[in-house]
RNA sequence: AGCUGGAAAGUGGCGGAGAAAUCUUCCCACCGAAGGGGUAAGCGAUAUUUUUCGUGAAACUCUCAGGUCUGAUGACAGCG
Numbered sequence: 001a002g003c004u005g006g007a008a009a010g011u012g013g014c015g016g017a018g019a020a021a022u023c024u025u026c027c028c029a030c031c032g033a034a035g036g037g038g039u040a041a042g043c044g045a046u047a048u049u050u051u052u053c054g055u056g057a058a059a060c061u062c063u064c065a066g067g068u069c070u071g072a073u074g075a076c077a078g079c080g
Base pairs, nucleotide, nucleotide: 002079003078004077005076010028012027013026015024016023017022029068030067031066035064036062037061038060042055043054044053045052
């Protein structure tokens, strides 16, 4: 590489395209598990009495990106 398992959240509103299925701009609401940002201890520097700065993980947090029937995607896990 490949195979298997694998979540959350809208049947929202005004329009547009289309015969329809469906797609879609914008608005509102919502979700966190592609990606991205933030940081606790610790460490380093500084300060000298506990200061300031830097560094610093996640499944925590933000929601920029992404997503909100199913499907697909999918962090991660197992096999290989």
Molecule: Glycine riboswitch aptamer
Organism: Hellea balneolensis